[in-house]
RNA sequence: UACGUGCUCCGGGGUCGGUGAGAAUCCGAACCGGCGGUGACAGUCCGCGACCCGCGGAGGGGAGAGAUCCCCGAGGCGGUUGAGCCGGUGGAAUUCCGGGACCGACGGUUAUGAGGUGCUGCUGUCCGUGAAAGGACAGCGCGUCUCUCAGUCCGGAUGAAAGGAAGCACGCG
Repeated sequence: UACGUGCUCCGGGGUCGGUGAGAAUCCGAACCGGCGGUGACAGUCCGCGACCCGCGGAGGGGAGAGAUCCCCGAGGCGGUUGAGCCGGUGGAAUUCCGGGACCGACGGUUAUGAGGUGCUGCUGUCCGUGAAAGGACAGCGCGUCUCUCAGUCCGGAUGAAAGGAAGCACGCG
């Protein structure tokens, strides 16, 4: 250390290496996990917050003679919003122990990936020819266009918030 009102304060974590002209985005390995609840401790069970979308509109600004028009917009309400199993212990655990997994918004960011396209480029096959030239298709290379690659980088954010406090004040018990 109850209850009410107000105020104050607090309130998110996480990288190294490799390749390469260039990557903390590719490859390999690593690391991180808001808040409340839950017969026993939760990123993955139930719910909440933030971000995003919509409704709404306290209030504010601008233009105009006015009617009105334009812009910003709090509280509140609604929508969307990722992921787990097995075994063990036990009265009770998808929360502990063991094992193996999985998930992580939005915008940005020079290589990832996909598709299109150009070339007196290279290789192969087929057509063609006396032999060629030439043509078609496939793969590779170089260039170009579109889409596209981040839980840890940058940004909104020195923000906001679920919530917390043996906080302070007043009241009250």